This is a predicted structure of a 120-nucleotide RNA (SAM riboswitch aptamer (S box leader)) from a Bacteroidota bacterium.
NCBI's taxonomy places the organism under Bacteria, Pseudomonadati, Bacteroidota.
It matches the Rfam family "SAM riboswitch aptamer (S box leader)". Gene Ontology term of the family: regulation of gene expression.
The sequence was found by an Rfam model in a public genome assembly.
């Protein structure tokens, strides 16, 4: 690094070094010398793995915690962004004046990321 499955509109901070960027990537639009990123320290926040309790003949789901490993701690994934769908209604335009036809917002699924575990 690749793939596969699950999640993604919920939560959650200080301090020390540091010095000028950061929020993947494009546009936008934010945060930031009243100190970015990026390392240490401790505090949380979550419940993907792992081990324990609970419950079960056992397993498996499930259930309360939270010992370990990971991971998160501005702004929905901070908002779009290949591609597809979505009766009726809403907003625009056409129009043989109809319930059609075309666009849009608006809603979904999907891409894309990121994170977790398994495997190569």
């Nucleotide at each position: 690094g690749a793939u596969u499955u699950a999640u993604a509109a919920a939560g959650a901070a200080g301090c020390g070094c540091g010095g000028a960027g950061a929020g993947a990537c494009a546009g936008g639009c934010u945060c930031u010398a009243c100190g970015a990123a990026g390392c240490g320290c401790u505090a949380g926040c979550a419940a993907c793995c792992u081990g324990g309790c609970c419950c079960c003949a056992a397993c498996a789901a499930g259930g309360a915690a939270a010992a370990g490993g990971u991971g998160c701690u501005a702004a929905a994934u901070c908002c779009u962004g290949a591609u597809c769908c979505c009766a009726a209604g809403c907003c625009c335009g056409g129009a043989a004046a109809g319930u059609c036809c075309g666009g849009g917002a608006g809603g979904g699924a999907a891409a894309a990321u990121a994170u977790a575990a398994a495997c190569c």